[in-house]
RNA sequence: GCCCGGGUAGCUCAGUCGGUAGAGCGCCAGGCUCUUGACCUGGUGGUCGUGGGUUCGAGCCCCACCUCGGGCG
Repeated sequence: GCCCGGGUAGCUCAGUCGGUAGAGCGCCAGGCUCUUGACCUGGUGGUCGUGGGUUCGAGCCCCACCUCGGGCG
């Protein structure tokens, strides 16, 4: 330098064909328990890496860039 994959909640990850972004864990409160833990119930969560473009509408499509991992030379 070129090619491929990733970046979405505090963490690990989903998100189909473009149509109002989810799960588990965590955290908070309550229940249960002598207490903790476990378990049960409710709640809490987001500039979707950044900047543009297309579109009535973008996590998703297009361009550039940043960053992480891998491959080729």

About this RNA:
Transfer RNA from Ostreobium quekettii, 73 nucleotides, folded computationally. The organism belongs to Ostreobium, within Eukaryota. It matches the Rfam family "tRNA". Rfam links the family to the GO term triplet codon-amino acid adaptor activity. By type it is a transfer RNA.